[in-house]
Overview: Predicted 3D model of a 108-nucleotide RNA (Guanidine-I riboswitch aptamer) from Roseivivax lentus. The sequence is in RNAcentral, with records from Ribocentre. The source organism's lineage runs through Bacteria, Pseudomonadota, Rhodobacterales, Roseobacteraceae and Roseivivax. Model confidence (mean pLDDT): 80 of 100.

RNA sequence: CUGCAGGACGUUUAGGGUUCCGCCGCGCAUCCGCGGGUCUGGUCCGAGAAACGUCACCUGACCGGCAAAUUCCGGGCGGGCACACGGCGGGCCAAAAUCCCGGGAGGC
Numbered sequence: 001c002u003g004c005a006g007g008a009c010g011u012u013u014a015g016g017g018u019u020c021c022g023c024c025g026c027g028c029a030u031c032c033g034c035g036g037g038u039c040u041g042g043u044c045c046g047a048g049a050a051a052c053g054u055c056a057c058c059u060g061a062c063c064g065g066c067a068a069a070u071u072c073c074g075g076g077c078g079g080g081c082a083c084a085c086g087g088c089g090g091g092c093c094a095a096a097a098u099c100c101c102g103g104g105a106g107g108c
Stems, first nucleotide, its partner, number of pairs: 007055006015045002020042002022039001023036005057080004062075004083103001085106001089101003
């Protein structure tokens, strides 16, 4: 210096905070108001390097279509889809985050 390089979506989880609900405190207080996430929680956010699934993609032999084909078109079936250290800082929503910038910078 160059390359390695890595698809989309869904349901969840680790994790995350505090709009809403609940909970706790106070205000004569089931209903209203204020404060509390240094409240287990429900809603909510949520992974490239977490789980599962669907599709896509790659590949093998086979079957069918057409005048014909290993080549074009279609079908189901089998196999594959690996690896993965990582800031500081910034950004989003009510807010935060293993979210997003980002498989980035850097490192190997």